[in-house]
RNA sequence: CAGGAUAAAUGGCAAACUUGUCGAAAGGCAAGGACGCAAAGCUACAGGGCCUUCUGUAUGAUGGCAGCCAGCUACCGGU
Repeated sequence: CAGGAUAAAUGGCAAACUUGUCGAAAGGCAAGGACGCAAAGCUACAGGGCCUUCUGUAUGAUGGCAGCCAGCUACCGGU
């Protein structure tokens, strides 16, 4: 440096759902809760993708998603 393998150690995160709260919505936050995760850590105009978009309708992000790919960084480790 590479490989993440039915191993080991220290620990971590927390889907659905419920309650409260913010929001037009998507969605966020807090508590409970664990489906799972070796990056489920960070990054959202400045890579792709996806969701929502208040108004009669259409279009449309200026609103979001990192637990979709991607980029960056990182613990441990039998070989």
c-di-GMP-I riboswitch aptamer from Paenibacillus polymyxa, 79 nucleotides, folded computationally. The model forms 94% of the base pairs in the Rfam consensus. NCBI's taxonomy places the organism under Bacteria, Bacillota, Bacilli, Paenibacillaceae, Paenibacillus. The same sequence occurs in records of 2 taxa.